[in-house]
Context: one part of a larger RNA
RNA sequence: UCAUGGUUAAGGAACUCGGCAAAAUUACCCUGUAACUUCGGGAUAAGGGGGGCCUACUCCGCGAGGGGAGGCUGCAGAGAAGACGCCCAGGCGACUGUUUACCAAAAACACAGGACUCUGCCAAAAUGAAAGUUGACGCAUAGGGUCUGACACCUGCCCGGUGCUGGAAGGUUAAGGGGGGAGCUUAGUCGCAAGGCGAAGGUUUGAACUGAAGCCCCAGUAAACGGCGGCCGUAACUAUAACGGUCCUAAGGUAGCGAAAUUCCUUGUCGGGUAAGUUCCGACCUGCACGAAUGGUGUAACGAUCUGGGCACUGUCUCAACCAUGAGUUCG
Repeated sequence: UCAUGGUUAAGGAACUCGGCAAAAUUACCCUGUAACUUCGGGAUAAGGGGGGCCUACUCCGCGAGGGGAGGCUGCAGAGAAGACGCCCAGGCGACUGUUUACCAAAAACACAGGACUCUGCCAAAAUGAAAGUUGACGCAUAGGGUCUGACACCUGCCCGGUGCUGGAAGGUUAAGGGGGGAGCUUAGUCGCAAGGCGAAGGUUUGAACUGAAGCCCCAGUAAACGGCGGCCGUAACUAUAACGGUCCUAAGGUAGCGAAAUUCCUUGUCGGGUAAGUUCCGACCUGCACGAAUGGUGUAACGAUCUGGGCACUGUCUCAACCAUGAGUUCG
């Protein structure tokens, strides 16, 4: 000097990003216990008190024993060890669970509940060139997929785009069908010749017409993917605008919430808490850029969760000291 323990005057979080660490609390008995609440909880809430030993007294009990009263005694009677710190407010997630084996345990995942959608059974779906298998020795109160995530109150408007579902009149449209016509070939025929024309057959090509789904088209559908405006004016102080005008759109954000896990400006403004508060709580609304199952707003209980405050407690600190054990150091 380091590590691990122990003790500490006065103060008691002044330490620090932050009470990290430590201290304190702790079993049992008696008493007592708030807001809130889904009436179960919250709750061991919180808070207060007790304890050893002796007795010829007294009460209860059949008894074992227990209560009361009186007394004794130490610094200390659960005499050592072991054994919840508590409260207030808020965010998130309802909850118990699950997770990054070896830096993350969470607000992430799951969850019961809710909804949409597919599937009539040789089911859909998955796997597999196939046979087959799972689904399921199940049968729509079943099985698969997707989203949301207890519960309470709710879940607004838009189908123009994309997707899905349905429709079939018209347009487009493949192979196939169809085969008008055209090219080549030549018996023949015309011509003095060069050459021309050219039936049947063969061969090559091929117009019209016909021809499914799809797409175009017509509807439906948002707990499908998604989206949910701008400018100008107006009230007898001022300010503001219930009101009016105009442009655009498929429709212009409803309820609720709001400087929020979302607010840039911003330490917004006001109130509370502090002597002093970029955090915190309650409001306001000017929402850069909340918003309704990519769910909205609440919410008792729960949480090794996150944030702010308080009581208790303390070497965290003011400010350091001493002790023990081990390491280091020195010697061997």